[in-house]
RNA sequence: GCGAGGGUAGUUCAGUGGUAGAACGCUUCCUUCCCAAGGAAGAGGUCGCGGGUUCAAAUCCCGUCCCUCGCU
Numbered sequence: 001g002c003g004a005g006g007g008u009a010g011u012u013c014a015g016u017g018g019u020a021g022a023a024c025g026c027u028u029c030c031u032u033c034c035c036a037a038g039g040a041a042g043a044g045g046u047c048g049c050g051g052g053u054u055c056a057a058a059u060c061c062c063g064u065c066c067c068u069c070g071c072u
Base pairs, nucleotide, nucleotide: 001071002070003069004068005067006066007065010024011023012022013021018055026042027041028040029039030038048064049063050062051061052060
């Protein structure tokens, strides 16, 4: 330099055009003498960044940054 995959909650990941989700973690409460375990509720997101298409974009298109792998 070329190609492929990836970037979404604190972490690991799902979500292929129509309200952004799960598990674990965190906070509060219940249960218990306490802890652990269990149960209930809650907080936490400019979906890497910028632009385009569309009534509507995490999703499609273009550019760009970063990570991993392959080729030269």
A computed fold for a 72-nucleotide RNA from candidate division WWE3 bacterium CSP1-7, annotated as transfer RNA. Its mean pLDDT, the model's own confidence on a scale to 100, is 83. The organism belongs to candidate division WWE3, within Bacteria. Its Rfam family is "tRNA". By type it is a transfer RNA.